[in-house]
A computed fold for a 98-nucleotide RNA from a bovine gut metagenome, annotated as SAM riboswitch aptamer (S box leader).
The RNAcentral record of the sequence draws on MGnify.
Of the family's consensus pairs, 97% are formed in the model.
The coordinates come from a structure-prediction model, not an experiment, and the mean pLDDT is 81.
């Protein structure tokens, strides 16, 4: 760089000991216990079986599974830019696939 999604989902657990929410401004979680590791769990984007349906090569849909990823305070926690405001959308950002 292309693309898709981003208002749902996930612990009353063991270690661990003071931070964290990835920059900045807010505003928040935290010793009733942060981050980090183990353990558990939540999705189902890629994958794999089944299936229908379409071609005959695949491409589409429905369903299961749970291998490769992601994820498990707050909407991406919120703001910056646009229209007056608001809603919304852009822009940043993340996750997956390419």
């Nucleotide at each position: 760089c292309u693309u898709a999604u981003c208002a749902a989902g996930a612990g009353u657990g063991g270690c661990g000991g003071a931070g964290g929410g990835u920059a900045c401004g807010g505003c928040c979680c935290u010793g009733u216990g942060a981050a980090g590791c183990c353990c558990g769990g939540c999705a189902a984007c890629c994958u794999g079986c089944u299936u229908c349906g379409u071609u005959c090569u695949u491409c589409g849909g429905a369903g299961u599974a749970a291998g490769g990823u992601g994820c498990c305070a707050a909407u991406u926690c919120c703001g910056g830019c646009g229209u007056g405001a608001g809603a919304c959308g852009a822009g940043a950002g993340a996750u997956g696939a390419g």